Guanidine-I riboswitch aptamer from a Clostridia bacterium, 91 nucleotides, folded computationally. It matches the Rfam family "Guanidine-I riboswitch aptamer". About the family: This family represents a conserved RNA structure found upstream of the ykkC and yxkD genes in Bacillus subtilis and related genes in other bacteria. The function of this family is unclear although it has been suggested that it may function to switch on efflux pumps and detoxification systems in response to harmful environmental molecules. Its mean pLDDT, the model's own confidence on a scale to 100, is 85.
């Protein structure tokens, strides 16, 4: 300089929007409605799983670290911190 790992999965939060319901409106309509349903995290929690190590071994400890980040496009009703993506480019 190049080059590769940094598991899955649930639940949940942060955020996200307007299909449905609810709220507002006399009404076509409104999210420039806090709110249920709903979509949500690599870089948020949590818990199972798996993985490594370990002992007194159908189980129980341990350990599973670190991570700055556009623009742009794509999905759905729509947006996102989703998903291209631990991408690009930083260091």
């Nucleotide at each position: 300089u190049g080059g590769a790992u940094u598991g899955u999965c649930u639940u949940c939060u942060a955020g996200g929007g307007u299909u449905c319901c609810g709220c507002c409106g006399a009404a076509u309509g409104g999210g420039u409605c806090a709110g249920g349903u709903c979509c949500g995290a690599g870089a948020g929690a949590a818990g199972a799983c798996g993985c490594g190590g370990u002992g007194u071994g159908u189980c129980g400890c341990c350990g599973u670290a670190c991570a700055c980040g556009g623009a742009g496009g794509g999905a759905u009703a729509a947006a996102a911190g989703c998903c291209c993506g631990g991408g690009a480019g930083g260091u």